[in-house]
Molecule: c-di-GMP-I riboswitch aptamer
Organism: soil metagenome
Formats: sequence, structure tokens, C1' cells
RNA sequence: AAGGGCAAACCCGUCGUGAGGCGGGGACGCAAAGCCAUGGGGCCGUCGGAACGUUCACAACGUCCGCGGCUCGCCAGGUUGCCGAA
Repeated sequence: AAGGGCAAACCCGUCGUGAGGCGGGGACGCAAAGCCAUGGGGCCGUCGGAACGUUCACAACGUCCGCGGCUCGCCAGGUUGCCGAA
């Protein structure tokens, strides 16, 4: 090389408040796009908090912080690993 593998968006079903997960279809891509949320990032919250902003004020919303989550197809780290011609 060849063989083989995974499967984004989108659609359908289903679970979840949500981010998103799972199954089917589907391929944008992927040499670890196998696995692990440990660090950073992003995102979500029917959760909590104080200050600031908007308001005459309250409520509500936004920003911020905490907590709990999601994402390994955002990056780093850890860990395991298939095939093979010249």
C1' cells in the first nucleotide's frame, strides 16, 4: 500500500430541567475520533450566595463566585492497543 475501524452536521426514536447521553439512518472528518473528567478551556443547572448594573423600589435579568453536572470529536496529562506489502 491493501484489508479492517470510528463517525461531525442533519433526520428519526428515546432518556435528561438543560448542556448532553443512548439506539437507528447518515459521513464532515479522524492513525488512537480507544479508554480515564486529573489540570486548563467551553457549555448547562428545575441549585446556592454577595456585590455591581438595569429599576423610584421590588421582582426579574445580566455579570461574578461557589457547588453540582456535560464535553476526551477543544487542548494537555495518564493508560491500553489492531493489520501489514515493498